RNA sequence: GCUCUCGUAGUUCAACUGGAUAGAACCGGGGUUUCCUAAACCUCUAAUAGCAGUUCGAGUCUGCUCGAGAGCA
Repeated sequence: GCUCUCGUAGUUCAACUGGAUAGAACCGGGGUUUCCUAAACCUCUAAUAGCAGUUCGAGUCUGCUCGAGAGCA
């Protein structure tokens, strides 16, 4: 330099190959319970890498950029 794969809460994963408000678990904050702690239960916070395009509608499709990985030279 070229090609391919990937990028979603702090972390690990979903979202059925375009459809209604992007969900779950763990972590964290608060609460109930307890003499206290732990456990259990309830509740809250939090994300689509960025910019454009296509579409009535984009996490999903297209282009570029950024980042991670693999292969070839």
Molecule: transfer RNA
Organism: Ignavibacteria bacterium